Predicted 3D model of a 343-nucleotide part of an RNA (small-subunit ribosomal RNA, central domain) from a marine metagenome.
Model confidence (mean pLDDT): 83 of 100.
[in-house]
Context: one part of a larger RNA
RNA sequence: CUUAAGGCGUAAAGGGUGUCUAGCCGGUUUUUGAUGCUUCAACACUAAAUCCUAAUUUUAAAAGUUAGUGAGGUUGAAAAACAAUAAAACUAGAGUUUCAUAGAGGGUUGUCGAAUUGUUAAUGUAGAGAUAAAAUUCAUAGAUAUUAAUAGGAAGACCAAAGGCGAAGGCAGCAACCUGGGUAGAAACUGACGGUGAAGCACGAAAGCUUGGGUAGUGAAGCGGAUUUGAUACCCGCGUAAUCCAAGCCGUCAACGAUGCAUACUGAGUGGAAGAGAUUUUUCUGCUUCAGGUAACCCGUUAAGUAUGCCGCCUGAAAACUACGACCGCAAGGUUAAAACUC
Repeated sequence: CUUAAGGCGUAAAGGGUGUCUAGCCGGUUUUUGAUGCUUCAACACUAAAUCCUAAUUUUAAAAGUUAGUGAGGUUGAAAAACAAUAAAACUAGAGUUUCAUAGAGGGUUGUCGAAUUGUUAAUGUAGAGAUAAAAUUCAUAGAUAUUAAUAGGAAGACCAAAGGCGAAGGCAGCAACCUGGGUAGAAACUGACGGUGAAGCACGAAAGCUUGGGUAGUGAAGCGGAUUUGAUACCCGCGUAAUCCAAGCCGUCAACGAUGCAUACUGAGUGGAAGAGAUUUUUCUGCUUCAGGUAACCCGUUAAGUAUGCCGCCUGAAAACUACGACCGCAAGGUUAAAACUC
C1' cells in the first nucleotide's frame, strides 16, 4: 500500500439522543426488453502477488515450489429464474381520517399549605447552641423557649408503587390556557409512500461563563474553633461564588441496559400498567426458566437465540480522552487526532 478476517454487556470496541440529505437495502402479481448475473464462441492481452485447476512438498493441514489457450478484458450470440429498468395492478409493510383512552411528556400564567430564616409585638429569665467530649458562636443592649402578626425565597411531606410519561437528557403541590407523542377497537381511505443513515440540523444532567435580577435554606473558596506529631482534611461555628429567575453561551458524564436502529421467527410459568372485551387478545413494563447462546458470569419473545439490511466503532500496553494543525468557544475548554522513546 492492498486484500480481507474476527469482533464490540463485563476482555480493545455501540456514536449522549433524535431528525433528515446523499448512499446502501427493500412487499405481492402480471407484462416489457435484456443492464447486471449465467452459458458459449472469437480476439487482443495481463508486473508480481491473489483466486481456480493439476503436480510437488508435508504425518496432516496451512504456507511454499512448478505448470496452466483457466478465472480477469473486449466483441458477438443464447437463455429469462434472480436483481435492476419500464408499464399496469394489489393490500399483508407504512401512513391518513373518525369515535375512545392513560400519563410527574413540554411551555406560559396564576395560586395553595406545612416548614426554615428575618423583622415587629407580647410572655418570661439565664442560659442557649454544638459535640465522642469541647471550643469558636449567640445571649442581661434580654437570647433559647412560647404566642401573635408580617416579609421573602426555595422546595413541594402524605398520596408514592418492582407505578407512569418522554428520543435521550429528564419529568412530581393545585388550577387554567397552549401543545407534542403513545395505545386499543371498529370502519373508511392512500397504495410500498418503507428500513437504515456519512454529512448537516435540532435537543442535550451537573458544573462553568456573560448581562440583568433575586438570595430563605444549603454552601465550593475563605475565616475561625477543635482533633492531630502535623491536619492546607474528616467534626463544629460563620460564610462568598453557586444553587433560583430571564436572555444568551458551553456541549461534556459511569450521557449505563457499560447492550445502535429496524424487521421476521422461536417452549412454558407468574406479577404490574393501559385499552377493547368477558373465551380471550393487543401494547407497555418486571420476575423465574426450556431450547439455544456465552470464556464464564449470565442472556433467554424487552435475547447476549436464529437470520437479514444499514450505520458507528475496535485491532498489544504505555506515551495519549496527549502534542501539532484545523474547526468551534467570551473564557474555561471541546471536537478531530499522531509520533519518537520504552516494554